[in-house]
The part of an RNA shown here (small-subunit ribosomal RNA, 5' domain) has 493 nucleotides and comes from Clostridium bowmanii. The source organism's lineage runs through Bacteria, Bacillati, Clostridia, Clostridiaceae and Clostridium. It matches the Rfam family "Bacterial small subunit ribosomal RNA". The RNAcentral record of the full RNA draws on ENA, Greengenes, RefSeq and SILVA. Its mean pLDDT, the model's own confidence on a scale to 100, is 84.

Context: one part of a larger RNA
RNA sequence: CGCUGGCGGCGUGCCUAACACAUGCAAGUCGAGCGAUGAAACCUUUCGGGGUGAAUUAGCGGCGGACGGGUGAGUAACACGUGGGUAACCUGCCUCAAAGAGGGGAAUAGCCUCCCGAAAGGGAGAUUAAUACCGCAUAAUAUGUUUUGAUCGCAUGAUCAGAAUAUCAAAGGAUUCUUCCACUUUGAGAUGGACCCGCGGCGCAUUAGCUAGUUGGUGAGGUAACGGCUCACCAAGGCAACGAUGCGUAGCCGACCUGAGAGGGUGAUCGGCCACAUUGGAACUGAGACACGGUCCAGACUCCUACGGGAGGCAGCAGUGGGGAAUAUUGCGCAAUGGGGGAAACCCUGACGCAGCAACGCCGCGUGAAUGAUGAAGGCCUUCGGGUUGUAAAGUUCUGUCUUCUGGGACGAUAAUGACGGUACCAGAGGAGGAAGCCACGGCUAACUACGUGCCAGCAGCCGCGGUAAUACGUAGGUGGCAAGCGUUGUCC
Numbered sequence: 001c002g003c004u005g006g007c008g009g010c011g012u013g014c015c016u017a018a019c020a021c022a023u024g025c026a027a028g029u030c031g032a033g034c035g036a037u038g039a040a041a042c043c044u045u046u047c048g049g050g051g052u053g054a055a056u057u058a059g060c061g062g063c064g065g066a067c068g069g070g071u072g073a074g075u076a077a078c079a080c081g082u083g084g085g086u087a088a089c090c091u092g093c094c095u096c097a098a099a100g101a102g103g104g105g106a107a108u109a110g111c112c113u114c115c116c117g118a119a120a121g122g123g124a125g126a127u128u129a130a131u132a133c134c135g136c137a138u139a140a141u142a143u144g145u146u147u148u149g150a151u152c153g154c155a156u157g158a159u160c161a162g163a164a165u166a167u168c169a170a171a172g173g174a175u176u177c178u179u180c181c182a183c184u185u186u187g188a189g190a191u192g193g194a195c196c197c198g199c200g201g202c203g204c205a206u207u208a209g210c211u212a213g214u215u216g217g218u219g220a221g222g223u224a225a226c227g228g229c230u231c232a233c234c235a236a237g238g239c240a241a242c243g244a245u246g247c248g249u250a251g252c253c254g255a256c257c258u259g260a261g262a263g264g265g266u267g268a269u270c271g272g273c274c275a276c277a278u279u280g281g282a283a284c285u286g287a288g289a290c291a292c293g294g295u296c297c298a299g300a301c302u303c304c305u306a307c308g309g310g311a312g313g314c315a316g317c318a319g320u321g322g323g324g325a326a327u328a329u330u331g332c333g334c335a336a337u338g339g340g341g342g343a344a345a346c347c348c349u350g351a352c353g354c355a356g357c358a359a360c361g362c363c364g365c366g367u368g369a370a371u372g373a374u375g376a377a378g379g380c381c382u383u384c385g386g387g388u389u390g391u392a393a394a395g396u397u398c399u400g401u402c403u404u405c406u407g408g409g410a411c412g413a414u415a416a417u418g419a420c421g422g423u424a425c426c427a428g429a430g431g432a433g434g435a436a437g438c439c440a441c442g443g444c445u446a447a448c449u450a451c452g453u454g455c456c457a458g459c460a461g462c463c464g465c466g467g468u469a470a471u472a473c474g475u476a477g478g479u480g481g482c483a484a485g486c487g488u489u490g491u492c493c
Base pairs, nucleotide, nucleotide: 001487002486003485006365007364008363009362010361011360012358013357014323019321020320021319023318024317025316028063029062030061033060034059036057037055041052042051043050044049070276071275072274080200081199082198083197084196085195086194089193090192094189095188096187097186098185099184100183102136104134105133112125113124114123115122116121142167143166144165145164146163147162148161149160150159151158152157172181173180174179202248203247204246209239210238211237214236215235216234217233218232219231220230221229251273252272253271254270255266256265257264258263278299279298280297281296282295301312302311303310304309329355331354332353333352337351338349339348340347341346368398369397370396371395378389379388380387381386402434404429405428406427407426408425412420437482438481439480440479441478442463443462444461448477449476450475451474452473458465459464
């Protein structure tokens, strides 16, 4: 792709344009950090108001947006796999341990009053708080410098003990009123990461030379850290037939397919690592990013505009157009598992759990069972006797898997909480009723006759069939094979 199609379970589902995207959702949370707003009611009142207070959240502040999810463009590389090294390193939250939190200050958003702008947004003034910010005090087993001694190592060196000196901390909140959570410094652990090295895994030699921060040294800068990582100066080195360089192709692995194995092929789903996030570049913040749903700049594209200027990024989940032989719902739920925030209640979570669509794959089940010969009728063949379809049908006796209807009804959730789902499952009732096709039949290769056609029409994987008796074309009957599939095409072994 063609023909056909009953059910269930478990999986899988854009291999092409890393093409462009309408719309919705996918990362928030904390009022027990802060000011502000503030219903009913209560208390108070000089009747103007004030206090307590459920609740709300735009802003400041904290933690999380570096996880989770997607894709495979780039990359032939310490990217990956495996085994090591770091005496050259970092690590928020978490665990253990030691010590501590004294006393002050100046702002700012919000709010208010104005101003500019079509909008996005921006500006000025006044005023206010903090677990926001900044000094001071205190502090070493921290850090820097100087210095004494001991022990140890594969080298640079490391560790321990001691002395001198210099530098650096802090924040409160809740409360049943004695606890809890948070904070600061230090040490250790755990976890996660960073860097370096040995070895291993593509093609082309019709690619043979390549290289100037290039190779090394000294010094400096930079980094968490080593290092031409960067820079100045000096030397002239470094790689290569054991394949450098160039070009092409490609994410890598656990694994998967095949095979008796050795091998060969692949890298979908699931798991680990890497890279990327419209294209290119850059840094900021932070324990961690050079950051998919953050910022800035440049390019292309799309949209809004009052033409001055603005907005955007589905390779998240659905969905649309396009491309294509080809790949699904703009579904339900946070009930479970897990994640973020919170003291908690809880909130968020297209992760996830489920459902929908598709014979796309694997597995299971059904489409009835038994009996039934005068071997009915019909079909086909015939030597016209018969043979065959064929116990097949009809008929008779049954069964109830699936199905239909009715009733009950979970586990998943130790108390509450169930999207799935009135689902699975159970009981009862009805009735053979609703459920078989596809390909082949010359040899390879299992399964043959008749008619039509007449080198025509056609078949065909190879050999080859067809020109008047075609088991090879077409149709029919029969037969063989597989079966909710069958056959074909492409591709791997």